[in-house]
Context: one part of a larger RNA
RNA sequence: UGACGGGGGCCCGCACAAGCGGAGGAGCAUGUGGUUUAAUUCGAUGAUACGCGAGGAACCUUACCUGGGCUAGAACCGGCGCCGGCGAUCUGUGAAAGCAGAUUUUUCUACGGAACGGCGUUGGAGGUGCUGCAUGGUUGUCGUCGGCUCGUGCCGUGAGGUGUCGGAUUAAGUUCCAUAACGAGCGCAACCCCUACUGUUAGUUGCCAGCAUGUAAAGAUGGGGACUAUAGCAGGACUGCCGGCGCAAGCCGAGAGGAAGGUGGGGAUGACGUCAAAUCAGCACGGCCCUUAUGUCCAGGGCUACACACGUGCUACAAUGGCCGGUACAGAGGGCAGCUACCUGGUAACAGGAUGCCAAUCUCGAAAACCGGUCUCAGUUCGGAUCGAAGUCUGCAACUCGACUUCGUGAAGUUGGAUUCGCUAGUAAUCGCGCAUCAGCCAUGGCGCGGUGAAUACGUUCCCGGGCCUUGUACA
Numbered sequence: 001u002g003a004c005g006g007g008g009g010c011c012c013g014c015a016c017a018a019g020c021g022g023a024g025g026a027g028c029a030u031g032u033g034g035u036u037u038a039a040u041u042c043g044a045u046g047a048u049a050c051g052c053g054a055g056g057a058a059c060c061u062u063a064c065c066u067g068g069g070c071u072a073g074a075a076c077c078g079g080c081g082c083c084g085g086c087g088a089u090c091u092g093u094g095a096a097a098g099c100a101g102a103u104u105u106u107u108c109u110a111c112g113g114a115a116c117g118g119c120g121u122u123g124g125a126g127g128u129g130c131u132g133c134a135u136g137g138u139u140g141u142c143g144u145c146g147g148c149u150c151g152u153g154c155c156g157u158g159a160g161g162u163g164u165c166g167g168a169u170u171a172a173g174u175u176c177c178a179u180a181a182c183g184a185g186c187g188c189a190a191c192c193c194c195u196a197c198u199g200u201u202a203g204u205u206g207c208c209a210g211c212a213u214g215u216a217a218a219g220a221u222g223g224g225g226a227c228u229a230u231a232g233c234a235g236g237a238c239u240g241c242c243g244g245c246g247c248a249a250g251c252c253g254a255g256a257g258g259a260a261g262g263u264g265g266g267g268a269u270g271a272c273g274u275c276a277a278a279u280c281a282g283c284a285c286g287g288c289c290c291u292u293a294u295g296u297c298c299a300g301g302g303c304u305a306c307a308c309a310c311g312u313g314c315u316a317c318a319a320u321g322g323c324c325g326g327u328a329c330a331g332a333g334g335g336c337a338g339c340u341a342c343c344u345g346g347u348a349a350c351a352g353g354a355u356g357c358c359a360a361u362c363u364c365g366a367a368a369a370c371c372g373g374u375c376u377c378a379g380u381u382c383g384g385a386u387c388g389a390a391g392u393c394u395g396c397a398a399c400u401c402g403a404c405u406u407c408g409u410g411a412a413g414u415u416g417g418a419u420u421c422g423c424u425a426g427u428a429a430u431c432g433c434g435c436a437u438c439a440g441c442c443a444u445g446g447c448g449c450g451g452u453g454a455a456u457a458c459g460u461u462c463c464c465g466g467g468c469c470u471u472g473u474a475c476a
Stems, first nucleotide, its partner, number of pairs: 001476002003473003007470007015460002019423005026315008034306002042053002064301007076124009087104007107114002126290002129288003135284002137279003140275001142273001147186006153162003166177003192267004197235006207224002211222003238261001241255001242253004317416001321375005333364003338357002342353004382413001387408007429452007
């Protein structure tokens, strides 16, 4: 100087407390461990692994296993030699890759040759093989915590200290006062984006108040720019005004005005560093290793196994509910190998026609929770696992191993031990909608969007984590 303390002081955080809803019990989904296996490819392992890499494992992917092949190679850059257009079609064999063969065809040119292909040879290749403890880059975490440092000066023999401490204050090393320190940098804040209000510009594909036309209904049309919405530019909030406290910084209070009030709400933004943290399997790269194989092609299998254990979720156990019927209100997105109105068939998944839209125009598209009736507390009209049968769709192909539909079947489960998690407001809870990946989909996941919409916070004694000052130390 740090680190640590079941030392002290001050302070903060859904850290506790006060509340609301969960997990832990059940079934299923998914990931992991273990076990099994020819293989169940590899990585990630307290917080900071475990719906994680994977934002799509039937083949492919694929890295694993079994079997069948190749060895200048499946792909790529070249050199030399020989031959031939390239290619297309077909046959045999085979699981395919491949191997063997047949038919057809004869490129461009400046006439030297060139491109392309085959064979031979050769310099390179190739490796998801190892090392993240050789590395770059990127990332997690402490932590959006308020810290981390420097120049000069001063103090100390020196390591170092001071500044950065003290008194106040703040979300903040934020600011003020004091001060052997005076300044400065990276962080904080602000500048950026979205959102809440207003003005202005603009009038289509959007809108319709007033005036006409018109319909069963309809901005359907003449028209209009008021309103909504859209998207450019501006304004607006600063403790600015009032009172109290204070030296000041600032705090408190009630307001006023205002769409908004004290950082308005949300996002992006992550200091010096820590964990030899993670990644050689995104990529790049040093070294080592393989080179008729640890490379590469193909078929099938596996990654989906299953006495079990754990994590994360979904669905429930019901009446604040289930079922039936009627019916209202979003936002944000996607669409041409696409989204599809409408019509017909089918109980349905869907199929057959047909039309619009490269989309403020057409379409996905039905929002659901809401409302009325019924059920009357039961393992039920709860719950839907499992299983049987028949189908639909995608796709060469749904056996291993897809989703969906219909009929039947109707398991556990009656609110969950110790323990444990999230959340302070348009939040929790609850309700549906969309997107990426994607032929299809194991999505209950992830990322967004809106609808309805709470309870509680006395307080900081305690648990956890953190910041500042101080103290002790046989630790570094």